Record summary
Predicted 3D model of a 131-nucleotide RNA (FMN riboswitch aptamer (RFN element)) from an Actinomycetota bacterium. Its mean pLDDT, the model's own confidence on a scale to 100, is 84.

């Protein structure tokens, strides 16, 4: 030093003091805005993988016997091309596009409210051992 274990902190953004229709819409139409984490000879919402949400399930605990929490395994999980530069870029530049869980709502939601002061991929710092 690699590495091991412990502790602490961090860890998601967005409809313009815009317009239209309408009894009513931040949900419809025009327009606007946003983009978690790791990897990738070159920088990623759209490549590869992960997280979260949702569905089924294993085991354990609790229970007001309705279910709840943790946990195992699986399912599911959206979307980009063209040109240019270059050794190398679906990642940069130019152009034109596309995507976005679930529940709620006097009208249909990526952006409002809610689960969420949650969870989490991970990131950082300190300490122990290594010595």
């Nucleotide at each position: 030093a690699a590495c091991u274990c412990c502790u602490u902190g961090c860890g998601g953004g967005g409809u313009a003091c815009g317009g239209g229709u309408g009894c009513a819409a931040g949900u419809c139409c025009c327009a606007a805005c946003c983009g978690g984490c790791a990897g990738u000879c070159a920088u990623a919402g759209u490549c590869u993988g992960c997280g979260a949400a949702c569905c089924c399930u294993u085991u354990c605990a609790c229970u007001u016997c309705g279910g709840u929490g943790a946990u195992u395994g699986g399912g599911c999980c959206g979307a980009a091309u063209u040109g240019g530069u270059g050794a190398a870029a679906c990642u940069c530049c130019a152009a034109u596009a596309c995507c976005g869980a679930c529940g709620g709502u006097c009208a249909u939601a990526g952006u409002c409210c809610g689960g969420a002061u949650g969870g989490g991929a991970g990131c950082a710092a300190g300490g122990u051992g290594g010595a």